Annotation:
Model confidence (mean pLDDT): 84 of 100. The RNA shown here (small-subunit ribosomal RNA) has 1480 nucleotides and comes from a Phycisphaerales bacterium. Taxonomically the source falls in Phycisphaerales (Bacteria, Pseudomonadati, Planctomycetota, Phycisphaerae). It matches the Rfam family "Bacterial small subunit ribosomal RNA". Gene Ontology terms of the family: structural constituent of ribosome and ribosome. The RNAcentral record of the sequence draws on ENA and SILVA.

RNA sequence: UUCUUGAAGAGUUUGAUUCUGGCUCAGUCUGAACGCUGGCGGCAUGGCUAAUGCAUGCAAGUCGAGCGAACCUUCGGGUUAGCGGCGAACGGGUUAGGAAUACAAUCGAAUGUGCCCUGAGGUGGGGGAUAGCUGCGGGAAACUGCAAGUAAUACCCCAUGUGCUCUACGGAGGAAAGGUUUACCGCCUUGGGAUCGGCGAUUGUCCUAUCAGGUAGUUGGUAAGGUCACGGCUUACCAAGCCUAAGACGGGUAGCGGAUGUGAGAGCAUGAUCCGCAACAUCGGGACUGAGACACUGCCCGGACUCCUACGGGAGGCUGCAGCGACGAAUCUUCCGCAAUGGGCGAAAGCCUGACGGAGCAAUGCCGCGUGUGGGAUGAAGCAGCUCUGCUGUGUAAACCACUGUCAGAUCUUAGGAACACUGACCAAGAUCAAAGGAAGGGCCGGCUAAACUCGUGCCAGCAGCCGCGGUAAUACGAGUGGCCCAAGCGUUAGACGGAAUUACUGGGCUUAAAGAGUUCGUAGGCGGACUCGCAGGCGUCUUGUGAAAUCCCACAGCUCAACUGUGGAACUGCAGGGCGAACCGCGGGUCUUGAGGCAAGUAGGGGCAGAUAGAACUGUGGGUGGAGCGGUGAAAUGCAUAGAUAUCCACAGGAACGCCAAUGGCGAAGGCAGUCUGCUGGGCUUGUUCUGACGCUGAGGAACGAAAGCGUGGGGAUCAAACAGGAUUAGAUACCCUGGUAGUCCACGCCGUAAACAAUGCGCACUAGGUCGUGGCGGUACUGAAGCCGUCGCGACCGUAGCAAAAGCGUUAAGUGCGCCGCCUGGGGAGUACGGUCGCAAGGCUAAAACUCAAAGAAAUUGACGGGGGCUCACACAAGCGGUGGAGCAUGUUGCUUAAUUCGAGGCAACGCGAAGAACCUUACCUGGGCUUGACAUGUACGGAUUAACUCUUGGAAACUUGAGCCACGCCUUCGGGUGGAACGUACACAGGUGCUGCAUGGCUGUCGUCAGCUCGUGCUGUGAAGUGUCGGGUUAAGUCCCUUAACGAGCGCAACCCCUAUUGCUAGUUACUCACGGGUAAAGCCGAGGACUCUAGCGAGACUGCCGGUGUUAAACCGGAGGAAGGUGGGGAUGACGUCAAGUCCUCAUGGCCCUUACGUCCAGGGCUGCAAACGUGCUACAAUGGCGUGUACAAAGCGAUGCAAGGCCGCAAGGCGGAGCAAAUCGCAAAAAGCACGCCCCAGUUCGGAUUGUCGGCUGCAAUUCGCCGGCAUGAAGUCGGAAUCGCUAGUAAUCGGAGAUCAGCUACGCUCCGGUGAAUACGUUCCUGAGCCUUGUACACACCGCCCGUCACGUCAUGGAAGUUGGUAGCGCCCGAAGUCGCCACAUUUCAGUGGUGCCCACGGCGAGGCCGAUGACUGGGACGAAGUCGUAACAAGGUAGCCGUAGGAGAACCUGCGGCUGGAUCACCUCCUUU
Repeated sequence: UUCUUGAAGAGUUUGAUUCUGGCUCAGUCUGAACGCUGGCGGCAUGGCUAAUGCAUGCAAGUCGAGCGAACCUUCGGGUUAGCGGCGAACGGGUUAGGAAUACAAUCGAAUGUGCCCUGAGGUGGGGGAUAGCUGCGGGAAACUGCAAGUAAUACCCCAUGUGCUCUACGGAGGAAAGGUUUACCGCCUUGGGAUCGGCGAUUGUCCUAUCAGGUAGUUGGUAAGGUCACGGCUUACCAAGCCUAAGACGGGUAGCGGAUGUGAGAGCAUGAUCCGCAACAUCGGGACUGAGACACUGCCCGGACUCCUACGGGAGGCUGCAGCGACGAAUCUUCCGCAAUGGGCGAAAGCCUGACGGAGCAAUGCCGCGUGUGGGAUGAAGCAGCUCUGCUGUGUAAACCACUGUCAGAUCUUAGGAACACUGACCAAGAUCAAAGGAAGGGCCGGCUAAACUCGUGCCAGCAGCCGCGGUAAUACGAGUGGCCCAAGCGUUAGACGGAAUUACUGGGCUUAAAGAGUUCGUAGGCGGACUCGCAGGCGUCUUGUGAAAUCCCACAGCUCAACUGUGGAACUGCAGGGCGAACCGCGGGUCUUGAGGCAAGUAGGGGCAGAUAGAACUGUGGGUGGAGCGGUGAAAUGCAUAGAUAUCCACAGGAACGCCAAUGGCGAAGGCAGUCUGCUGGGCUUGUUCUGACGCUGAGGAACGAAAGCGUGGGGAUCAAACAGGAUUAGAUACCCUGGUAGUCCACGCCGUAAACAAUGCGCACUAGGUCGUGGCGGUACUGAAGCCGUCGCGACCGUAGCAAAAGCGUUAAGUGCGCCGCCUGGGGAGUACGGUCGCAAGGCUAAAACUCAAAGAAAUUGACGGGGGCUCACACAAGCGGUGGAGCAUGUUGCUUAAUUCGAGGCAACGCGAAGAACCUUACCUGGGCUUGACAUGUACGGAUUAACUCUUGGAAACUUGAGCCACGCCUUCGGGUGGAACGUACACAGGUGCUGCAUGGCUGUCGUCAGCUCGUGCUGUGAAGUGUCGGGUUAAGUCCCUUAACGAGCGCAACCCCUAUUGCUAGUUACUCACGGGUAAAGCCGAGGACUCUAGCGAGACUGCCGGUGUUAAACCGGAGGAAGGUGGGGAUGACGUCAAGUCCUCAUGGCCCUUACGUCCAGGGCUGCAAACGUGCUACAAUGGCGUGUACAAAGCGAUGCAAGGCCGCAAGGCGGAGCAAAUCGCAAAAAGCACGCCCCAGUUCGGAUUGUCGGCUGCAAUUCGCCGGCAUGAAGUCGGAAUCGCUAGUAAUCGGAGAUCAGCUACGCUCCGGUGAAUACGUUCCUGAGCCUUGUACACACCGCCCGUCACGUCAUGGAAGUUGGUAGCGCCCGAAGUCGCCACAUUUCAGUGGUGCCCACGGCGAGGCCGAUGACUGGGACGAAGUCGUAACAAGGUAGCCGUAGGAGAACCUGCGGCUGGAUCACCUCCUUU
């Protein structure tokens, strides 16, 4: 400077996040098909399946100017079967075969070539046949035989022969054809050209190694034959080669290229139409003719099939154009024409041409046009929606008015396609007419993805590309309305590329996600240090040839535009030849020392192999002592032991392993290696800078080594210990625990070849901050030294910068930055499995799929939740105490049972004296029976008639209800006759009503964790992010209470405080309360006057705040002690309940969506039931007695309640109670007696003077009513029960325990319940190990519906695909043998003037047959595992320390998950110790 103009993502794993990773979608395309729809034209395209079978017609003829003959004739000529020439090898079709004899690109030499062009030369003489035809025959036909005779550009001979061929260089061989009429066309020989062929070379061209060895004409040579031509192309002989890991040989699949689709490109996929090449022509073989074929519409033979037949024989080949059948999801007319372009023949006219030019059919594709245009708001009707008196959308859309004429339609005409006289199959062009008329659909509307509402349905029907929708409020199914996107099309299905960097050359990875081989040595290969000289293979540059045309791209042009087409250019990124260059790679020569190795001197070490040997322990044996147990466990038992164990002493035997040292210490390639000594032996490190001079790195195949278990043979056998036996545990226990115990564990030799063989991290080299520790050398420093310090090389660890990483983390020992080489990965499962191969004695190892199935599987980290994980802390949680429950009787609630009904709800804590603060009727919701139907209750409308309703009587009835009679209203107007209106009544219609369902549709209210101390936000900061920080840590508190520290600083809801009661006191006030002082008065009494002192009442205040002192503590917060004080550290009690959890409870309090009932699931009434009783549970009361019971006397409260109410004193009754009624709407009167207590007396330990159930009887009270079914009293009766098993509850001070009082509900009461009130009034707490619950921090997790989680395997059932299998069956390519058609070639014989020919025979050989095997399928009784399937069985293996830590390899065992042995790993929790590191 020029060229290149182009690259997008999304959904889905999770509670959420980041990553890995698959699946899916959006794009473009098609020879397409299918569904719905469909106006016109142009240009293209159209059997992809059965290279399956074909009826019918056509697709190759032409020349009479080569020849004879026949026929016709207008006498000019014409037609033609046969002989002859040329053509029929082109054109047209198809893609079966073929993985190289093919194709593509580029080269090459030993070759052929009719017709065509061009050069040279020639065209003389002669001969015998034969078809047609004629005659005679055979045959159904196809066809064919014999005889006679005939022509030629048919055939043959002789001559000549420039040139040609052969040659031993002497020579030899060897040609022709004429025709028509004056000009040509032919013929023969030969040179050259052009064209088209044949042959060869290099490079490239799919999958498979679960195909690893292949090859005898095989590889080469010599000679001969053959061919147009080279050649093992063929034959004979000789040699033993040739191909192969850069993939031979085998198997599968496939026509190849130009190009086409897609893609940013690199690529990937494809090879329709058009062009080039190849191959094929019913299947297989073969040759003939010819320039050319081993020949699509020629010949011969064989096979299959079809047809004709007179049964003797014959005929045929649409993968030409149409067309038919079949196949299939699927692909057209038995059309017109040679007018154009081209081909064959001909001198030509011309003839032939399903090549070709056209038309037809098909929305199959691309392109273009149209279905109107303008105006028009009563914003009509209809439909749909909504916030529904109405508004909005459909929508200027329609109607209506005006205008236009593209296309289609009708009539008419002819410039053009015609070049070339004639000649147009078909097209094209022009003019006129009429009329908005004939012309719009398909898909979609949950997200991806543009576009939403209503109704129906109710996990049904259905949808779905992925995620996923549907179980009564579905924008996801179906419909309506509306909308969105395309448009004569729109969608779906199938296929290709893309997105997919998801095979990564461009352009990926391997610690934990899939992925480093167990380790080393080493072959091929790949890669390779410094300097220098040369070469030019790679490389660069220039140039030449080629890369067909079409296509793509650019420019211009032609059809009105476009599609389409033409012309020119560019491009075709490639291959080959030549010139130049020499940096780099490579090759060759020379030099070097730093890589590598050698040498010398040192040095550490569980490195290896072999031998010898020591002590402790263990077991056994013998003996001694001793005398009842030992052993073992959570606890036991089996076992051993009076035949003497265990224990202990002595002696002996045996085998195995080596304590302390000892260590994140050492050595080795890894596995691994440990008492001591000896021998042999490998490697490392340091120092020297002495030698060689790149000798190096890696390493596919290969080889060697390789824990434990296991196998073989032979030893050995002490311990331990799979299997096995027994004992326990358990629901079971094929386990964990215990007692025994065999292989094995040990040695030698030989196999096996795998492990969590791990640092889950291949080897080598180089570079890139440091610090600390350990270990092995060396050097420096101090006069010599130990130690120290400084430095350096090697090895082993920890922390950490930059950087990297998804993060965790790695970080000079890299997972950083680069280079070289090898191995390995590509979603999960199926499966490291099947089949095949190979190794092994076996077990098994190595190599290694597919069908099918899922939309995930996974890594790291986060927040929770959980743990039979840890730490800290708290609570009547335990402990220490006191009293209970569980046993008895009764009361009450619940379950269950029963029933016509026993109404309903509540169900661990947090249901069960709960809803219910009061079921005889009522209540009442349940049952039986009897009534009513606009209703027991509310509102509205219309109509009616006058009185109904109420009240008083009355019929029936259990009542509700029903029958009849009597009686009486109100407001306004008024002409006083009446009219009208509201309430009420009746009728009718809207509606009422429902304790009917759903608390899993809801509101409200409530319980619970829990009065636990927590739950969050803003800003900032950290992290890619979810999130974290704050809220953690150290103290402290009842408390996330407060303080300190601090990347946090603040804030909110909770805590605390504010509120109420109570404890002290002051002030104020003083009736109904009180009574000190004064006075009066009584039997007595605040009874009276009076008082405001006291008690008290009830209002306002004060007081308590860690305020003060001392100590501890960090100078803090705070804690401990003390003083003062009525009260001291929240003084005591109450109310007050954060964010949330439990789909907790309640539709029967109330409210409410939806559903359901409507002469009943509504409503009224009577009676019954909710009280029913073999049984079980909860909560209580009363007791079991002497701290008691009984009797008599006597003292002291608080808080409440009272008008259909509390009721005094008095009288009656044994009593319950009755009569009666003073007083009191209450600090005045009443309920009202407080009781335990105290005093005195009796009882004397018993089923009692305890206890009071049960029953009998007589009474009382309430009420309409007391039978089911009330309470109370008197008398009598006098049950169980003598302190309660396992288990379990409450309570920390005015508390427990105990004693009485009151109230709500209520006519009465089953209240012993509940809620308040006061009286008397304890004990204990060492403490936090354990049980329960809770809070914070931390840890593990495969959980997130969150442990009531998740999840494994057998068994049973169903479905699907697949492996094995006695066999059965089909295909395929070879091998051996047999047979051997046609035919070429060779040989023999016959015959022949010649050319021919006939017969026989040999080699080769198609088809066919026999045989043994290989490979690939199909099928197969039975059988193996696998996958999937809302609610099957058995267990509980794994995830938390998963309750025996788990996992890997191996071996044995077992219903199953699994268990056990041996070795290994941490991808194990927890506690303790050691070491190291970080910080101070």